[in-house]
RNA sequence: UAACACUGCAGGGGAGAGGCUCAAGAAUGAGCGCCGAAGGGGCAAGUUCAGUCGAUCGGCUAGCUGAACGAAACUCUCAGGCAAAAGGACCUUGCAGUAGUA
Numbered sequence: 001u002a003a004c005a006c007u008g009c010a011g012g013g014g015a016g017a018g019g020c021u022c023a024a025g026a027a028u029g030a031g032c033g034c035c036g037a038a039g040g041g042g043c044a045a046g047u048u049c050a051g052u053c054g055a056u057c058g059g060c061u062a063g064c065u066g067a068a069c070g071a072a073a074c075u076c077u078c079a080g081g082c083a084a085a086a087g088g089a090c091c092u093u094g095c096a097g098u099a100g101u102a
Stems, first nucleotide, its partner, number of pairs: 001102001005098009018032001020031004033082003039078001040076003046069007053058001
């Protein structure tokens, strides 16, 4: 110096589902119905470990059983959300930083 990865700050794009009912009304509380894209939980292949044979020789591979690890936009709906605003996984632009490689 350049590319890749990550982090921070600033900008752009960014879905779904009730402007439901009651408490006069907003907030809020309760009830019923829904959504998945903050966060969180679950697991498939696979890997590892343990057990399991038999008659004394032998085998200790495979199979089976159990446990641990194990991804997502899948799944659950704890949390969050169901007008707008805010938030928003993810994509993208600029600046700065970190580590490795060249």
Source information:
Predicted 3D model of a 102-nucleotide RNA (Glycine riboswitch aptamer) from an Anaerolineae bacterium. The coordinates come from a structure-prediction model, not an experiment, and the mean pLDDT is 78. Of the family's consensus pairs, 91% are formed in the model. It matches the Rfam family "Glycine riboswitch aptamer". Rfam links the family to the GO term glycine biosynthetic process. The literature on the family includes a 2017 paper in MBio by Babina et al., "In Vivo Behavior of the Tandem Glycine Riboswitch in Bacillus subtilis". It was read from a public genome assembly, where an Rfam model found it.